[in-house]
Molecule: c-di-GMP-I riboswitch aptamer
RNA sequence: CACGACAAAUGGCAAACCUAUUGAAAGAUGGGGACGCAAAGCCACGGGUCUAAAGCAGAAAAUGCCAUGACAGCCGGGUUGCCGAA
Repeated sequence: CACGACAAAUGGCAAACCUAUUGAAAGAUGGGGACGCAAAGCCACGGGUCUAAAGCAGAAAAUGCCAUGACAGCCGGGUUGCCGAA
């Protein structure tokens, strides 16, 4: 450097669900809980997905459009990083 983590070891994270707070919502955060994860650490850069408050359309209601809101545990990319035999 590459590769592996079903060679071994030390550890780490924590889905669904329940619960409290927060948010217009999607979602986020704390506690419980473990489906899984070798970057399930970090970054919305490209694609994708979710939401639609404000705004726009509509006489109005309904409804539609829309990210400036989210998701890194959807994929790619960037970046940092633990252990290590064959």